Transfer RNA from Patulibacter medicamentivorans, 73 nucleotides, folded computationally. The prediction has a mean pLDDT of 81. The organism belongs to Patulibacter, within Bacteria. Its Rfam family is "tRNA". From the family's description: Transfer RNA (tRNA) molecules are approximately 80 nucleotides in length. RNAcentral holds the sequence, with entries from ENA and Rfam.
C1' cells in the first nucleotide's frame, strides 16, 4: 500500500427489478400445568456503521470515511 467480502433488532440471519423493515431465539405478558420446563397465544424491540449524492421515494444505486474479516505485495 492494492483487491474483495462483510456491517439490518439483544444474539443468529432474511430482505436486489429502488415502493410500509422481517424471521428465529432471548427477554417481558397471558394460557396450559400441583409446580418448573416443553408446548400455544400475544406484546416490546431499529438513526439499515456514519456523512455526502442520485432519485417523486434509498437497507438497497453512486462517492467518500470508520470497523472487522480474508487475499496480494
Nucleotide at each position: 500500500g492494492c483487491c474483495g467480502g462483510c456491517g439490518u433488532a439483544g444474539c443468529u440471519c432474511a430482505g436486489u427489478u429502488g415502493g410500509u423493515a422481517g424471521a428465529g431465539c432471548a427477554c417481558c405478558c397471558g394460557c396450559c400445568u400441583u409446580g418448573u420446563a416443553a408446548g400455544c397465544g400475544g406484546a416490546c424491540g431499529g438513526u439499515c456503521a456514519g456523512c455526502g449524492g442520485u432519485u417523486c421515494g434509498a437497507a438497497u444505486c453512486c462517492g467518500c470515511u470508520c470497523g472487522c474479516c480474508g487475499g496480494c505485495u